[in-house]
RNA sequence: GGGGUUUUAGCUCAACUGGCUAGAGCACUCCCAUGGCAUGGGAGAGGUUAGGGGUUCGACUCCCCUAAACUCCA
Numbered sequence: 001g002g003g004g005u006u007u008u009a010g011c012u013c014a015a016c017u018g019g020c021u022a023g024a025g026c027a028c029u030c031c032c033a034u035g036g037c038a039u040g041g042g043a044g045a046g047g048u049u050a051g052g053g054g055u056u057c058g059a060c061u062c063c064c065c066u067a068a069a070c071u072c073c074a
């Protein structure tokens, strides 16, 4: 320098060929059970979907540019 894959909640990951309001587990906050802890149950908060632009009635999803990580070739 060129090719490929990936980037979504604090962490690990879903979201099936574009379609209703982006979810789960752990962690966090509150409540209940216990004398207390552990633990179990219930409720809640937390997201510019890496950044920017485009296509579309509609984009996490498609296209372009940029950044980062991994990998292959040279």
Stems, first nucleotide, its partner, number of pairs: 001073007010026004019057001028044006050066005

Source information:
The RNA shown here (transfer RNA) has 74 nucleotides and comes from a Candidatus Dojkabacteria bacterium. It matches the Rfam family "tRNA". Rfam's curators write: Transfer RNA (tRNA) molecules are approximately 80 nucleotides in length.